[in-house]
Context: one part of a larger RNA
Molecule: small-subunit ribosomal RNA, central domain
Organism: uncultured bacterium
RNA sequence: UUGGGUUUAAAGGGUGCGUAGGCGGCGCUUCAGGUCAGCGGUGAAAUACCGGGGCUCAACCCCGGGGCUGCCGUUGAAACCGGAGCGCUAGAAUUCCGAUGCCGUCGGAGGAAUGUGUGGUGUAGCGGUGAAAUGCAUAGAUAUCACACAGAACACCGAUUACGAAGGCAUCUGACGAAUCGGAGAUUGACGCUGAUGCACGAAAGCGUGGGUAUCGAACAGGAUUAGAUACCCUGGUAGUCCACGCUGUAAACGAUGAUGACUAGCCGUCGGCGAUACAGUGUCGGUGGUCAAGCGAAAGCGAUAAGUCAUCCACCUGGGGAGUACGGCCGCAAGGCUGAAACUC
Numbered sequence: 001u002u003g004g005g006u007u008u009a010a011a012g013g014g015u016g017c018g019u020a021g022g023c024g025g026c027g028c029u030u031c032a033g034g035u036c037a038g039c040g041g042u043g044a045a046a047u048a049c050c051g052g053g054g055c056u057c058a059a060c061c062c063c064g065g066g067g068c069u070g071c072c073g074u075u076g077a078a079a080c081c082g083g084a085g086c087g088c089u090a091g092a093a094u095u096c097c098g099a100u101g102c103c104g105u106c107g108g109a110g111g112a113a114u115g116u117g118u119g120g121u122g123u124a125g126c127g128g129u130g131a132a133a134u135g136c137a138u139a140g141a142u143a144u145c146a147c148a149c150a151g152a153a154c155a156c157c158g159a160u161u162a163c164g165a166a167g168g169c170a171u172c173u174g175a176c177g178a179a180u181c182g183g184a185g186a187u188u189g190a191c192g193c194u195g196a197u198g199c200a201c202g203a204a205a206g207c208g209u210g211g212g213u214a215u216c217g218a219a220c221a222g223g224a225u226u227a228g229a230u231a232c233c234c235u236g237g238u239a240g241u242c243c244a245c246g247c248u249g250u251a252a253a254c255g256a257u258g259a260u261g262a263c264u265a266g267c268c269g270u271c272g273g274c275g276a277u278a279c280a281g282u283g284u285c286g287g288u289g290g291u292c293a294a295g296c297g298a299a300a301g302c303g304a305u306a307a308g309u310c311a312u313c314c315a316c317c318u319g320g321g322g323a324g325u326a327c328g329g330c331c332g333c334a335a336g337g338c339u340g341a342a343a344c345u346c
Stems, first nucleotide, its partner, number of pairs: 004317003007300002012314001014201004021194003025088007033081002035077008049065006091191001092188003095184006103177007110154001114150008125136002163168001206247006216240001220236004258313006266291010295302002319346003328339004
């Protein structure tokens, strides 16, 4: 390479948009590039193969034959692929009507809790633990009441719930923006699918500048525990946690399961529509769960939300360690990221 694979054995890119490319619906006409057929030319000889022959045999040599799967030319065929033209509506999109949601961005508002401040009541403890101690407290703490301020997060509702491409998203409300679904079947008429490079988004932590800092809390300090205790437990506590702008670009970024389309028994829930309805029962479309037929699978299990049966495109794998390391390159302020070996060894 061929082949075989990628839930868990090595292997699906974190996610989307999209360039090139690859692939692509139905009917008619046409061209004849691919394709197929006939004929012609060429495909040297030697070698190789088959048959025969000559050296005593063989190696070797000679003769004959087929073949040389290819290329070129020419004449045709027109199903398929391709080109051109005309048309269609089942794919795709637009429009109209209706619906939905923790979808996004910006602003406004709220209550509980926590902490702090001030004042009142009040007096000797509070706090913390397995037990303690550090710590706080007669300069009046803890507790309790009133008022004020600050920052962060939004109990109940809340759910195998909903939404989003993924990351993710939850108090209430306004503005702006986007999407999805259902119904209608008016419009366009294949406008589609996938997508190397690329571009954009991308939790937490981290970084830069400025702000903010209630809580929690790496580092750090102290108290315990212990043989020790650079920990687990306790008292404190800086960065951070929050906001704005910029960077980083990674995660068990997971369904460890790429995207799109088609096909293959059912049953039981649930969310959003539509139809038909009576409150029962029910049809259908789109999600989200459970259990299973066929089938698949090494098994666990998967099973119309496939890991079944097919098609197209992309990504990735090829024994363990060395190693996601070294070197080089690109990116980054840095931390580091991306790409990514070999020697050696089992």